[in-house]
RNA sequence: AUUCCGAUUGAUCCCGUCGGACCCCACUGCUAUCAAGGUGGGACUAAGCCAUGCUAGUUGUACGCUUCAAACUGGUGAAGAGUAGCAUACUGCUCAGUAACACGUAGCUAACCUACCCUCUGGAUGGAUACACCCCCGGGAAACUGGGGCUAAUCUCCAAUAGAUAUAGAGGCCUGGAAUGGUUCUAUAUUCAAAGGCAUAAUAACCAUGUUUAUUAUGUGCCAAAGGAUGGGGCUGCGGCUGAUCAGGCAGUUGGUGAGGUAAUGGCUCACCAAACCUUUGACCGGUACGGGCCGUGAAAGCGGUAGCCCGGAGAUGGGUACUGAGACAAUGACCCAGGCCCUACGGGGCGCAGCAGGCGCGAAAACUCCACAAUGUACGUAAGUAUGAUGGGGUUACCUUGAGUGCAGUCUGAAAAAGGUUGCUUUUCCAUAGAGUAAUAUCCUAUGGGAAUAAGAGGGGGGCAAGACUGGUGUCAGCCGCCGCGGUAACACCAGCCCCUCGAGUGGUGGGGACUUUUAUUUGGCCUAAAGCGUCCGUAGCUGGCUGUUUUCGUCACCCGUUAAAUCCAGCGUCCUAAGCGUUGGGCUGCGGGUGAUACCAAACAGCUAGAGGGUGGGAGAGGUCAGCGGUAUUCUUGGGGUAGGGGCGAAAUCCUUUGAUCCCAGGAGGACCACCAGUGGCGAAGGCUGCUGACUAGAACACGCCUGACGGUCAGGGACGAAAGCUGGGGUAGCGAACCGGAUUAGAUACCCGGGUAGUCCCAGCUGUAAACGAUGCUCGCUAGGUGUUGGGUCGGCCACGCGCCGCCCCAGUGCCGCAGGGAAGCCGUUAAGCGAGCCGCCUGGGGAGUACGGCCGCAAGGCUGAAACUUAAAGGAAUUGGCGGGGGAGCACCACCAGGCGUGAAGCUUGCGGUUUAAUUGGAGUCAACGCCGGAAAUCUUACCGGGGCCGACAGCAGAGUGAAGGCCAGAUUGAAGGUCUUGCUAGACGAGCUGAGAGGCGGUGCAUGGCCGUCGCCAGUUCGUGCCGUGAGGUGUCCUCUUAAGUGAGGUAACGAACGAGACCCGUGCCCCAUGUUGCUAACAGAGCCUAAAGGGCUGCUGAGCACUCUUGGGGGACCGCUGCCGACAAGGCUGAGGAAGGUGCGGGCAACGGCAGGUCAGUAUGCCCCGAAUGCCCCGGGCCACACGCGAGCUGCAAUGGUAAGGACAGAGGGCUGCAACACCGAAAGGUGAAGCCAAUCCCUAAACCUUACCUCAGUUGGGAUCGAGGGUUGCAACCCACCCUCGUGAACAUGGAAUGCCUAGUAACCGCGCGUCACUAUCGCGCGGUGAAUACGUCCCUGCUCCUUGCACACACUGCCCGUCGAACCACCCGAAUGAGGUUCGGGUGAGGCGUGAUCGAAAGUUGGUCGCGUCGAAUCUGGGCCUCGUAAGGAGGGUUAAGUCGUAACAAGGUGGCCGUAGGGGAACCUGCGGCCGGAUCACCUCCU
Repeated sequence: AUUCCGAUUGAUCCCGUCGGACCCCACUGCUAUCAAGGUGGGACUAAGCCAUGCUAGUUGUACGCUUCAAACUGGUGAAGAGUAGCAUACUGCUCAGUAACACGUAGCUAACCUACCCUCUGGAUGGAUACACCCCCGGGAAACUGGGGCUAAUCUCCAAUAGAUAUAGAGGCCUGGAAUGGUUCUAUAUUCAAAGGCAUAAUAACCAUGUUUAUUAUGUGCCAAAGGAUGGGGCUGCGGCUGAUCAGGCAGUUGGUGAGGUAAUGGCUCACCAAACCUUUGACCGGUACGGGCCGUGAAAGCGGUAGCCCGGAGAUGGGUACUGAGACAAUGACCCAGGCCCUACGGGGCGCAGCAGGCGCGAAAACUCCACAAUGUACGUAAGUAUGAUGGGGUUACCUUGAGUGCAGUCUGAAAAAGGUUGCUUUUCCAUAGAGUAAUAUCCUAUGGGAAUAAGAGGGGGGCAAGACUGGUGUCAGCCGCCGCGGUAACACCAGCCCCUCGAGUGGUGGGGACUUUUAUUUGGCCUAAAGCGUCCGUAGCUGGCUGUUUUCGUCACCCGUUAAAUCCAGCGUCCUAAGCGUUGGGCUGCGGGUGAUACCAAACAGCUAGAGGGUGGGAGAGGUCAGCGGUAUUCUUGGGGUAGGGGCGAAAUCCUUUGAUCCCAGGAGGACCACCAGUGGCGAAGGCUGCUGACUAGAACACGCCUGACGGUCAGGGACGAAAGCUGGGGUAGCGAACCGGAUUAGAUACCCGGGUAGUCCCAGCUGUAAACGAUGCUCGCUAGGUGUUGGGUCGGCCACGCGCCGCCCCAGUGCCGCAGGGAAGCCGUUAAGCGAGCCGCCUGGGGAGUACGGCCGCAAGGCUGAAACUUAAAGGAAUUGGCGGGGGAGCACCACCAGGCGUGAAGCUUGCGGUUUAAUUGGAGUCAACGCCGGAAAUCUUACCGGGGCCGACAGCAGAGUGAAGGCCAGAUUGAAGGUCUUGCUAGACGAGCUGAGAGGCGGUGCAUGGCCGUCGCCAGUUCGUGCCGUGAGGUGUCCUCUUAAGUGAGGUAACGAACGAGACCCGUGCCCCAUGUUGCUAACAGAGCCUAAAGGGCUGCUGAGCACUCUUGGGGGACCGCUGCCGACAAGGCUGAGGAAGGUGCGGGCAACGGCAGGUCAGUAUGCCCCGAAUGCCCCGGGCCACACGCGAGCUGCAAUGGUAAGGACAGAGGGCUGCAACACCGAAAGGUGAAGCCAAUCCCUAAACCUUACCUCAGUUGGGAUCGAGGGUUGCAACCCACCCUCGUGAACAUGGAAUGCCUAGUAACCGCGCGUCACUAUCGCGCGGUGAAUACGUCCCUGCUCCUUGCACACACUGCCCGUCGAACCACCCGAAUGAGGUUCGGGUGAGGCGUGAUCGAAAGUUGGUCGCGUCGAAUCUGGGCCUCGUAAGGAGGGUUAAGUCGUAACAAGGUGGCCGUAGGGGAACCUGCGGCCGGAUCACCUCCU
């Protein structure tokens, strides 16, 4: 400030709603010092009921009477009941009714009235009779009332005059727009005034125990007429709520004539006549509501309100009626009915607070039974005055607005702040006193005195939203929360403490209204996909409409006049100290009426025009429609012939058909349905829809011509017509197909998908239904706004020509596609066929669900259709696009933890070991697909050790209690014990602390790996992951990182809005393979010399042993070498690939190390570290024993085997890498062996530990064996405190299973697999384990994407905790609201009938001298109330029934989302526990592959 903010998502942009922040009203929680002002305070609910008091009187200058007082030069005064006059129709209260001339505004009244008041004119003559009060007599409880008698008046009556009214006639004048008005005269009829009072003064008379009379003047009053003013009555235009699920209403209804009635018009009322009148411009009916000035909010338009103040209306317990009067159908008057209350002597009476107080009731909700007529006003009065709950004041109440205050300064304590102490200052407020003021009190004001004294809270602190990543408690509990959301042990969100924030005598909450909200859109929105275009067309009302001219001036515009009450609003000025408030001046407000003018537009009338529209003519195009006829292929059935065993069907099968001859082939026949190719984002039609050929009838469009009409047009609420499929009725027809149904399969089931049959139906005729994803999800018409390229129809022109109905081309018009600029859009996309820019008209939308449901109405034979809510519930539902993930989607690439081709295994057996389970006092704990299970380096005898049993021990530090009257500690003996001065008993010793209590510690393999660090595993034997700048997109984000070729590789090359770069890959490091150089001990020994040993004695062999040497091996260090470098081919001339040569090695040589951004809440608190929680004399520490080793069973990993490629025996040969001091041990001896005894050497290229498979020979001969070694027995050895539970080794004996291992599954591409042994780690002892080492040494690919997976691209998605995802319906449970519902209760309204108070009109009769009033009896009419019957509406209760919504973990399935595993959805029909399934037609809002066509 014309305003935003939070919430749908992994993130984004929209649509959209919910919520927050603001203002106002009512109530309410907590809290509270004072003052001023207010048109604040029982309006909201009960227009419910009321005790008591008060709210309308006044006049003696109208009148008589009664009483009292005064006076006696006077003829007065007061009080009272009454007669009389005026007032009581105002003021005050309330808002029930009322949707209406009730209100507002502007008018009319030629259709009217008006007391008191004003002006003017004229008048007031003569008489008379009553009745109150009072007196007498009565009735009654009372209220009240009857009879007789007296009397006055401004009371009443009679007569006169003036006059008035009506009719008829005459004529002029006046007002006026217009006489029906006014005025004059005549006649007739009817009717008919007055108070000459009262007061004062003067004069006169009279009287004086009386209050009187006369005259004049003045004043006042009285009567009549006219005018005015004021106040009212009536009529009219216009204006202002809601429902169409209210569409027809109305009999005094509409009009006329006549009459009645009224102040007055009028069906206002009545008689007769006519049949009108109102209504989609919303009648009638229902609901709601006093209307306006104004008030709240808002920028405004609006929306909402309208109690209080002012104006108007209406009402006075509900209803009705008249009287009086100028005025009433009368709030404190009358009569009657109803209901309520009161009194009663039971006969009868009385009352009406929606006046002021006050009470009860109702409720969330609202004051004193106050003072005064001093002011203002009203009534009466000549006046003085009287009366006034109107009014003026006070009391009560934070109800509203406004204002003020709750202190200031110094110093001390305090880190600072807060707080407190102290000193000083000030005194607005406060308290006290006096004055002034007021009707009175109070406030205010003035003066004096006292003393910082008498005065701060409410809400909030996760975000929105300002203020805590404070402390304690709690532990998805208790609770908070407008919305989002907090709380499951570290809560900034709960409950408290502290601190902080906002406002402040207030501050929060609840409900309502407005704004926010352009979220009902006139200003100012939308409708392809978010909610929303009627299935389509015709057309009525309405709305809207081309060009030119004339007239009018309705709309429109300008100016002027009147009005729009006051208050309210705005501005200036003034005033209460200021402010709010008040006063005053001016302005404004919107509307209405009148006058004058303008004429562009609009409207109307008239006259014209042709560009819109229509008509005409012409030749063409077309599945346009209806009817009739003709034809064609195929299926099925059937006849005949041929022919033989199967056919059919499926993923595989079966049901089924077939030797009674099927299927198959040939020929004939029957019948119904359909119409291949042509055929095409081709054509036609309004849409639905339309396809063999021919004919008849018929409709429309395009083009061309520019002949005719002359705006005839556009759209269209209601209305009408057409309208796929399914369905219905009646009648036909039925070949194929085929809901339902019957079988067969599949399956856990299979009411399905698949198969075999098959009825309605599909077809025709006649009728109904009226719906579809009836879609371009895009209403119709008109105009404007770049293009390009196809195609269909028509036309002008040009070219070619085989002259054809031919071919080609430019251009124009009309249709139909694609691409695309500007522009639009949330985006996808649209884009002259708009979803762009404009105009006109119609339809529709306003969060999701409930629900297109219920009720009502209309239509239909039915099914059902059209119209179409609410309660309740919910914070989202939704659109488009993005990044991921996923798919029983697609494509490309890759991998022996994938396959293929192979090799060897596992899975069977025995044993070892780990895990589960079970058992147990304990069998400690962890790890659980790959990525737990010979794993925790985890081979546990004690220890380890965490588990179990038993026993014992431990508190730094502080406080309290204890302690030289001796603490803690130590010790002999005994007891206890498995053992122990551990404890106890009895003693001794010793000399300062102490574990009894409260805190607090040490320690914890106690908890939490989902609080963590670190480390590790795994995706990953992968090739990915990002950044800077630029560009694209509103944005999330994309591009780069994509495509082609290539690579082990995001490796490289080329292309490309990208260009570069980083991490990873590679490079690098280590080992190994070849060569060279250097090195030479502890290594080596070719040549030379020597020594020793053996021999068959010529000679040869062996031992590096010695000299000597460094040639070789080897050690250690350094260097070279391999790069697709070279040849050929392929590739694009590239990158690169294939091949060959050379080479020790060939395409990264081989093997390792290292190894990205990150994910998996992966593993580890039991390696260590560590937050929080817990234990704390035990969950800490020590000791002994046991357990971790149990054993009906299941799983993993191994070892040994099942034998002859073997076993046994004897003999013989060759390593590498390691290790070695409580160590490795040569060698010698003993022992059958394990081993023992002694012992050189070696802290090590020096010494020591060291091979087996293999080779040679012999035996075994296919067996449960001379295979195999389990198990068990006996004896012995070693380590170690200790070998029973529970170690290893040796010897002898025993000699189990097992004869090649089902489904399934593991590893492996070369010095690899397989086989063979050796070393080290652990280690006192113990290896079938792990880590290394060498020896022997293959087979088979040289590929592929089939399985399992990974990477990339693309596609779909309703997933994002990401498919172990999401999600639908029945059934079961609880709660909630609604619908139907036999019946039942209450209320309202309307119609008919009965009774009927009372009113009005009228007749008869009674009384009386007569009349009025009156009594009685009738008649007619209106008629409250009440009784009764019917209709309609509303509300309540209700057995039972139906669906709906909501609710952490119920049941059954798996329908939908991916091709969701049978594509989904729409309409319709049938079926089924349920989601659903199936048939028919339609749509794409369907994935995928292929083909055709079209476009770029």